[in-house]
Context: one part of a larger RNA
RNA sequence: CGUUAGGAGAAUUGCGGGGUUCGGUUCCUAGUACGAGAGGACCGGAAUCGACGCACCUCUGGUGCACCGGUUGUCGUGUCAACGGCAUGGCCGGGUAGCUAUGUGCGGAAAGGAUAAGCGCUGAAAGCAUCUAAGCGCCAAGCCUCUCCCAAGAUGAAUUCUCCCUGAAGGGGUGUGGUAGACCACCACGUUGAUAGGUCGCUAGUGCAAGUUGGGGUAACCCUCUUAGCUAAACGAUACUAAUUCCCC
Numbered sequence: 001c002g003u004u005a006g007g008a009g010a011a012u013u014g015c016g017g018g019g020u021u022c023g024g025u026u027c028c029u030a031g032u033a034c035g036a037g038a039g040g041a042c043c044g045g046a047a048u049c050g051a052c053g054c055a056c057c058u059c060u061g062g063u064g065c066a067c068c069g070g071u072u073g074u075c076g077u078g079u080c081a082a083c084g085g086c087a088u089g090g091c092c093g094g095g096u097a098g099c100u101a102u103g104u105g106c107g108g109a110a111a112g113g114a115u116a117a118g119c120g121c122u123g124a125a126a127g128c129a130u131c132u133a134a135g136c137g138c139c140a141a142g143c144c145u146c147u148c149c150c151a152a153g154a155u156g157a158a159u160u161c162u163c164c165c166u167g168a169a170g171g172g173g174u175g176u177g178g179u180a181g182a183c184c185a186c187c188a189c190g191u192u193g194a195u196a197g198g199u200c201g202c203u204a205g206u207g208c209a210a211g212u213u214g215g216g217g218u219a220a221c222c223c224u225c226u227u228a229g230c231u232a233a234a235c236g237a238u239a240c241u242a243a244u245u246c247c248c249c
Base pairs, nucleotide, nucleotide: 001153006164007163008162009161010160011159012158016150017149018148019147022050023049024048025047026046027045028044034039052107053106054105055104056103060101061100062099063098067094068093069092070091071090072087073086074085075084076083077082111145112144113143118138119137120136121135170249171248172247173246174190175189176188177187178186195242196241197240198238199237200236201235204231205230206229211225214223215222216221
């Protein structure tokens, strides 16, 4: 831009396209059929595993340069203490959310139709025979359905429901943001408000803060107040702050 008298919201159909289609082992049937024995099934059923694929983060881990702690050197805050800067995040030990696999869940099933090779029934031409010439069956991981995903630019532009408008309905800008994202787009929200920040609370992480508290030790340091102090992205609540006003078509 098109599609539809104009427009908004929601739900569908499926032309067509794509994905998947795997394999092993064990057990039962059954030491049965078969076989002199050795050995050892078809068919059918059950369990489990591998590789592969999709999704997810409850668990196990990884990462986690906005969290916590330990520690070395040096510089600074006048000094002690306490902190801060730099040194690969200085180094080291952990770690929330998110993202992840080696972690977790799920999948290949079953079924129908038409067939290939093949196996048949009936059956003439050709008094017989013959699966075929008329007719009728069975049968494959393959084909078409089924199953999962996309899908009306399917210009053949489809369908249904609700609502609004006659010069507007409505759309865009703009602001707060993320389940989205290179940008755009998409999605949530804008005071009739929980959209983000802040605050409070709960989880969770670290591991017991500072201190002219009290005590012990010559000191380093230890005990106590203290499962303390601090804390990111998570969860819940709360209008304190910002989404006010407004502009364009």